Predicted 3D model of an 87-nucleotide RNA (c-di-GMP-I riboswitch aptamer) from Paenibacillus macquariensis. The model forms 95% of the base pairs in the Rfam consensus. It matches the Rfam family "c-di-GMP-I riboswitch aptamer". Rfam links the family to the GO term cyclic-di-GMP binding.
RNA sequence: UAUUGAUAAAGGCAAACCCAUUGAAAAAUGGGGACGCAAAACUACAGGGGCUACCGCGAUAAUUCGCUACGCCAGCCAGUUACCGAU
Numbered sequence: 001u002a003u004u005g006a007u008a009a010a011g012g013c014a015a016a017c018c019c020a021u022u023g024a025a026a027a028a029u030g031g032g033g034a035c036g037c038a039a040a041a042c043u044a045c046a047g048g049g050g051c052u053a054c055c056g057c058g059a060u061a062a063u064u065c066g067c068u069a070c071g072c073c074a075g076c077c078a079g080u081u082a083c084c085g086a087u
Base pairs, nucleotide, nucleotide: 002087003086004085005084012037013036017032018031019030020029021028022027035075041080042079043078047077048076049073050072051071056067057066058065059064
């Protein structure tokens, strides 16, 4: 440097759910908790994909419906960087 991931060592993260806070929501943060993860580290103005719709626009009898990201998701793909071991 390339390939790779043993039921290895040292260590790491933490889904669902519950509580608190923030938020219109999606969701986030903190605590508890472990489904899983060899990148479950970072990037949401490189890109694809997904979620939400306060405001706005349109429709409506409506407190209803549709559209829309400037709001989110990196534990969807992707990109970037990296620990330990093996070859």